Background: FMN riboswitch aptamer (RFN element) from Pseudoclavibacter endophyticus, 127 nucleotides, folded computationally. Of the family's consensus pairs, 100% are formed in the model. The source organism's lineage runs through Bacteria, Bacillati, Actinomycetota, Micrococcales and Pseudoclavibacter.
[in-house]
RNA sequence: UCACGCGCUCCGGGGUCGGUGAGAAUCCGAACCGGCGGUUACAGUCCGCGAGCCUCGGCCGAAAGGCCGGGGCCGAUCCGGUGAGAUCCCGGGACCGACGGUCAAAGUCCGGAUGGGAGGCGCGCAG
Repeated sequence: UCACGCGCUCCGGGGUCGGUGAGAAUCCGAACCGGCGGUUACAGUCCGCGAGCCUCGGCCGAAAGGCCGGGGCCGAUCCGGUGAGAUCCCGGGACCGACGGUCAAAGUCCGGAUGGGAGGCGCGCAG
């Protein structure tokens, strides 16, 4: 360092004020937030992963459904500066955000979720 095994009370933030209205943390004005690995240098916007949505196959099941595997979809950044090197830093201006729910449309509320899952750390073992 890699693969494998085991363990872990390790692993997601953010709605405040005002307006309209019968009703809005959902609309409007302002506000606030940024998972994980990588990258010559610190990244929501680069490269990739996860989550989410759709779908196919196999197995189990009386059914509801569960487990395993495959495929598809899946957001958003520019300008200037410094520098050997930065879409990562500094200055400025932008932009983006699953599904279901809701007296009214949600990144921020509630829910699936005491879930799933990328990853992190520790220990073991072999090379």